[in-house]
RNA sequence: AGGGGUAUAGUACAGCGGCUAGUAUAUGGGUCUCCAAAACCUAAGACCGUGGUUCGAUUCCACGUACCCCUG
Numbered sequence: 001a002g003g004g005g006u007a008u009a010g011u012a013c014a015g016c017g018g019c020u021a022g023u024a025u026a027u028g029g030g031u032c033u034c035c036a037a038a039a040c041c042u043a044a045g046a047c048c049g050u051g052g053u054u055c056g057a058u059u060c061c062a063c064g065u066a067c068c069c070c071u072g
Stems, first nucleotide, its partner, number of pairs: 001071007010025004018055001027043005048064005
């Protein structure tokens, strides 16, 4: 330099145009316990950025940014 992939709660991941954006784990609160742990209940927390397409975009397109892989 060229090509490809990925980007969503703190972390690891789902989500093939209309979802209240979900699961696990972590975190806060509660129940239980002599106290903890475990278990159970509950709460908060996220779509990389800017544009475009569309009635409607996390999802499709363009450009950019970050990371990973390949080629030279």
The prediction has a mean pLDDT of 85.
This is a predicted structure of a 72-nucleotide RNA (transfer RNA) from an uncultured Candidatus Saccharibacteria bacterium.
Rfam family: tRNA. The family's RNA type in Rfam is transfer RNA.